[in-house]
RNA sequence: GCCGGCGUAGCUCAGUGGUAGAGCGUACGUUUCAUAAGCGUAUGGUCGCAAGUCCGAUUCUUGCCGUCGGCACAA
Numbered sequence: 001g002c003c004g005g006c007g008u009a010g011c012u013c014a015g016u017g018g019u020a021g022a023g024c025g026u027a028c029g030u031u032u033c034a035u036a037a038g039c040g041u042a043u044g045g046u047c048g049c050a051a052g053u054c055c056g057a058u059u060c061u062u063g064c065c066g067u068c069g070g071c072a073c074a075a
Base pairs, nucleotide, nucleotide: 001071002070003069004068005067006066007065010024011023012022013021018055025043026042027041028040029039030038048064049063050062051061052060
């Protein structure tokens, strides 16, 4: 330098052109002599950044950034 994957909640990941979800975590309550486990409630997001298409974009297109992998060149 070229090619490809990934970027969504504190973490691990779903998701789909039409109001964004799960598990874990965290807080409180319940339970217990106490802790853990269990149960209940609550807590959760400018969907990496910018632009374009569209009535409507997290989703499609382009550029950029980050990250991972492959290829090439040089040393």